[in-house]
Molecule: small-subunit ribosomal RNA
Organism: metagenome
RNA sequence: GAUCCUGCGGGAGAUUGCUGCUAUUAGGGUUCGACUAAGCCAUGCAAGUUAGCUCUCUUCGGAGGGCGGCAUAAUGCUCAGUAACACGUCGGUAACCUACCUUUAGGUCAGGGAUAACCUUGGGAAACUGAGGCUAACACCUGAUAUGGGAAAAUAAUUGGAACAUUUUUUCCUUGAAAAGUAAUGCCUAAAGAUGGGCCGGCGGCCGAUUAGGUUGUUGGUGAGGUAAUGGCUCACCAAGCCGAAGAUCGGUAGGGGCCUUGAGAGAGGUAGCCUCGAGAAGGGCACUGAAAUACUGGUCCUAGUCUUACGAGGUGCAGCAGGCGCGAAACCUUUACAAUACACGCAAGUGUGAUAAGGGAACCCUAAGUGCUUUACUUAUUGUAAAGCUUUUGCCAAGAGUAAAUAUCUUGGCGAAUAAGUGGUGGGAAAGACUGGUGCCAGCCGCCGCGGUAACACCAGCGCCACAAGUGGUGAUCACGUUUAUUGGGCCUAAAGCGUCCGUAGCCGGUUUGAUAAAUCUUUUGUGAAAUUGUUAGGCUCAACUUAACAACGUGCAGAAGACACUGUCAAGCUAGGAACCGGGAAGAGUCAGAAGUAUUAUUGGGGUAGCGGUAAAAUGCUAUAAUCCUUUUAAGACUACCGAUGGCGAAGGCAUCUGACUAGAACGGCUUCGACGGUGAGGGACGAAAGCCAGGGGAGCAAACCGGAUUAGAUACCCGAGUAGUCCUGGCAGUAAACUCUGCGAGCUAGGUGUCACAUAUCCUUCGUGGAUGUGUGGUGUCGAAACGAAGGUGUUAAGCUCGCCGCCUGGGAAGUAUGGUCGCAAGGCUGAAACUUUAAGGAAUUGGCGGGGGAGCACUACAAGGGGUGCGGCGUGCGGUUUAAUCUAACUCUACGCAGAGAAUCUCACCAGAGGCGACGGCAGGAUGAAAGUCAGGCUAAAGACCUUACUUGACAAGCCGAGAGGUAGUGCAUGGCCGCCGUCAGCUCGUGCCGUAAGGUGUCCUGUUAAGUCAGGCAACGAGCGAGACCCGUACCUACAAUUGCUAACAACUUAUUAUGAGGAUUGAGCACAUUGUAGGGACUGCCCGGGAAACUGGGAGGAAGGUGCGGGCCACGGUAGGUCUGUAUGCUCCGAAUCCUCUGGGCUACACGCGCGCAACAAUGGUAAGGACAAUGGGAUACAACUCCGAAAGGAGAAGUUAAACCUCUAAACCUUAUCCAAGUACAGAUUGAGGGCUGUAACUCGCCCUCAUGACGCUGGAAUCCCUAGUAAUCGUUCCUCAUCAUAGAACGGUGAAUAUGUCCCUGCUCCUUGCACACACCGCCCGUCAAACCACCCGAGCAGGGUUUAGGUGAGUAUUUACUAUUUUGGUAAAUCCGAACCUAAGCUCAGUGAGGUGGGUUAAGUCGUCACAAGGUA
Repeated sequence: GAUCCUGCGGGAGAUUGCUGCUAUUAGGGUUCGACUAAGCCAUGCAAGUUAGCUCUCUUCGGAGGGCGGCAUAAUGCUCAGUAACACGUCGGUAACCUACCUUUAGGUCAGGGAUAACCUUGGGAAACUGAGGCUAACACCUGAUAUGGGAAAAUAAUUGGAACAUUUUUUCCUUGAAAAGUAAUGCCUAAAGAUGGGCCGGCGGCCGAUUAGGUUGUUGGUGAGGUAAUGGCUCACCAAGCCGAAGAUCGGUAGGGGCCUUGAGAGAGGUAGCCUCGAGAAGGGCACUGAAAUACUGGUCCUAGUCUUACGAGGUGCAGCAGGCGCGAAACCUUUACAAUACACGCAAGUGUGAUAAGGGAACCCUAAGUGCUUUACUUAUUGUAAAGCUUUUGCCAAGAGUAAAUAUCUUGGCGAAUAAGUGGUGGGAAAGACUGGUGCCAGCCGCCGCGGUAACACCAGCGCCACAAGUGGUGAUCACGUUUAUUGGGCCUAAAGCGUCCGUAGCCGGUUUGAUAAAUCUUUUGUGAAAUUGUUAGGCUCAACUUAACAACGUGCAGAAGACACUGUCAAGCUAGGAACCGGGAAGAGUCAGAAGUAUUAUUGGGGUAGCGGUAAAAUGCUAUAAUCCUUUUAAGACUACCGAUGGCGAAGGCAUCUGACUAGAACGGCUUCGACGGUGAGGGACGAAAGCCAGGGGAGCAAACCGGAUUAGAUACCCGAGUAGUCCUGGCAGUAAACUCUGCGAGCUAGGUGUCACAUAUCCUUCGUGGAUGUGUGGUGUCGAAACGAAGGUGUUAAGCUCGCCGCCUGGGAAGUAUGGUCGCAAGGCUGAAACUUUAAGGAAUUGGCGGGGGAGCACUACAAGGGGUGCGGCGUGCGGUUUAAUCUAACUCUACGCAGAGAAUCUCACCAGAGGCGACGGCAGGAUGAAAGUCAGGCUAAAGACCUUACUUGACAAGCCGAGAGGUAGUGCAUGGCCGCCGUCAGCUCGUGCCGUAAGGUGUCCUGUUAAGUCAGGCAACGAGCGAGACCCGUACCUACAAUUGCUAACAACUUAUUAUGAGGAUUGAGCACAUUGUAGGGACUGCCCGGGAAACUGGGAGGAAGGUGCGGGCCACGGUAGGUCUGUAUGCUCCGAAUCCUCUGGGCUACACGCGCGCAACAAUGGUAAGGACAAUGGGAUACAACUCCGAAAGGAGAAGUUAAACCUCUAAACCUUAUCCAAGUACAGAUUGAGGGCUGUAACUCGCCCUCAUGACGCUGGAAUCCCUAGUAAUCGUUCCUCAUCAUAGAACGGUGAAUAUGUCCCUGCUCCUUGCACACACCGCCCGUCAAACCACCCGAGCAGGGUUUAGGUGAGUAUUUACUAUUUUGGUAAAUCCGAACCUAAGCUCAGUGAGGUGGGUUAAGUCGUCACAAGGUA
């Protein structure tokens, strides 16, 4: 990298707020300051009405004021508080009330005194208020009657589950109605109804245990008070209860329901709008009136705000409708009307109503429609353009109907395709571009993955295309997706997750038989579960939305009644399969206590003995002449328990090992014993619990944290070594954790086997008769392999991770973090419980293929070692590279795989670099040009020079580079856009395919194993069988033979010929002749493990024979799939980019040749195996016409002057050198070595200064064998010697080839460096030059601690205390009153304390994040000390 799984993140759906861009019309709707500030409000309006009485005014219609009646407790608004009988639902009231309304029955008699208005008058700024006088009522008072209420007793009746109820009778006490009017109509009494309420009960619906105990009028009783009414509602007394893990109390949040959103459903989330119940009216209290209030637009008090004021005192409450400010992402007009509906009052007419009905505004939601159609012509994929025609929903105009008034709407007529399309996207998910231009990790995009660094399908635009459409995108929230909270419907060996283990309380679950019951369950049925909402059908608006009706459904419920009885429950009686007890003989490192034993270690005593011992990879520290280590003897101490010993045994786990005894406990087996479900699990709770640690007291031999010393190291707070203290041991306590692991909770049942082992029982056999042995069977324990099944796989598999049941514990992405904080336990260390902010898109599991390992195994290689030979690395020079320098020192290449490489050879050219100078635009357009472009010739000027430029004269006569495009050309850029070619892996032996098989898949098998080979070469085995590319075969050269051929090659024999001494010899230079030999060419043969011996199953291998050659004969060529973004755009080709009058072309000169320095490759050396001199011998491959050049002459030489031959087996190059012989040098900076320098010549070339080569003479430097390190080589090889070719005018120490002389060593190995295969581990996959951790330094972010500081909420206690209520006393003019005192309650304010919530805080700790900072290298491989 790919795969499967786990797991989270993102996208796609629907709904709902806000918002960007855009917008034709109509209808409908339970849309519109709910979310934040139950924050504050200017202004207007939102509750009046009236056949009672009376006064004033009057236009005689009426209007106004007062007393009185009813209403103002409704409607409307809001959701602060409230976790509660507030709400929902079902009940109760035998514990209650009910104005207006309805029904029934009865009544409505007799009197009285005031008062407001009004008049007079006082105080005050005002609000308002006081005094005197007059008057009425359906106002108020007295009396009568009716009636009502209470108590006691009695007897009967009725209802009922129950009498304390009702009715009747008697006695006593007590209350004591009315309003009239001619009438309609009022009023009073009693009973009943209807309506509306009060109170009580069952059940239901939020979160938190980091809230576990709460409560004192608390719980109950007796009596009393109070209320419409029960009740600790209140009070006195008595008792001590009551609530709570089925979660009290406390804290947080919240109005509840019908319903709404979403979903297949179960659910989850919401509940502002419409309906309903509740609560509130600036915050907090209190009463009055009344049928009803503790009263939104009444009163009163306190507090805060605000307004007026004459400072004395007063007013006020939009959470009503409009509207304003503020807050905010966020929400309209200070409109019209009581015409409809409805309410209040009224006999009624009517009056009032910001309820309501209407209109206006708003892209709030839903629904419907439209933005055209046809023909012709031109282009034509479509389509577009132009013209003509058609239609008129819609738009505009006019008249009428319509409405409270309008807008709508309807009817009729006219004009005119006119008035109407956007938003988002186009890399994947996910429909739609391999289109164009711009940009160049910039600008930007991106829900997620990701895109952008010069060829952007992803940015910005254009065009095209896709989706939806009057809308379409963004953003916040909710549900779904999510079976990622799992009741439906998940998991826990390794991914997150089994408590360390056991006992046991509550709870949950529970064997078998019979009977009873009917709690549960099931069936039937009754009542109720408001309407709206939802569904179906039908109807009304042109359809639809909307609306009306009917039916159904829903509210899955609650309450009542009847029935059934299998299962569950309860009760009763039994049973024995679970469980327990008992008995028996065995097994065991089970536990506690006591006693005994053993070796070793250390120390000690005596003796012996002498210089070291000890320790390590190597050392050192250390011990030792005060005698160590070592041998032997004695004594002491503490710890431990070898062998047996195991894959074994025991225990709940931790854990347990010498022997003996005592005590204690458990399990298994066996039993024709007993009980009779007594059981399982187990929240809380309790007990046990390794090592280390802590406290107290002992003990201390060995070992050994810390500490010290020695080493190692860059460092070494480590690994190694020497010492050494806590501790390790014992007794008594604490602690309570471990990878406390089988990473696997406990119990029960079911589901194939094989094979070990331990305990007991049992059967058979053997027997040495022993407490012996073997085998089988049963039960129980403990291992291993394995079927089905399961599992993501690894694996598990009767000891389940299989199939089921019961119970408990735990998990929900990674990190922050097992941290903070609170609580609790602990002497402490610390344990248990246990978050969040913030950050991140993955983290993780199993397996696969590679790569890697200072993992393992096998094989191989002179670019590996070993055995050897020769070098490099030193100095000099040549050459290349770096660096430096320079105007330029052009460039590429940098481990192997850059560096005598491109470059097969830079004086010019080459040439790309530098300085200077000049030249050039095919084609098109514009400007210029017969009033002369451009060119040529002569002359002059300019210049270093010039053909360039300028001027003039003459000649010719049409083009022209000034501008815009576009070209030629480019050794300009990009080898990371490419082709081609090449290097390296690779002197390797590998790389794949088809079919089959295995695996969920990636993938595997084949290609593995054994043997063998140079080789995946071959043989045998094998779920593989075959095949391909490589290897081999093949091709070339070479080594041997045969045949044929014979010129320019060769010459043995023959004959000439030449030559020298002349007996003879030599000569293929020459002729004939020949092709034997050599050579060359062509065609064949030959070698195949064929033969023999040994090994082996075979393949093959070791040895041998023959042979020129022997096991691929030797040397080359070819060299797989691929990799290396290897090299080359400067060989050529080529995309893109750039330059384009210069990055093009040409010329002159310079440079690539520089030189404090570093490196690579070479040459010649340092000498005697040598140098010098003289003489002498033997090759092969090649090359040659602008060439090779014999030969002759000149020169000391380089060379020069002539010149035959040669287009080549013919001529030339062409005398090879090392070697041999002789002479000399004699160990030295030399007769070695030759650098450097001087002088003189020569050659090539236009040219030799920078900067060539050669010759001669002179000069004679460094150098006396080379540190670490490193290179090449296995036979005609290394080493050494020369020759030829290439490039080439000249120049070779380079490269390529050729021959001459010619060794040493190994016949092995994997130790170093690497390669191949198998296997193993991996946190790597850019693949170890990998990955990765922490401190420190820097920036930012959120939490935590923190001396404190200033607040909010709430509770408790105390103080002050408005005011209400009750009681008493006094006082006054009759009442209403006034004053004072006491008591209860008590708002508000102050003080103190507790709890809690946010804010802020010097400073401090840790955490997280952030391309390239510092230090190390702890982890991943045996990660280098697992």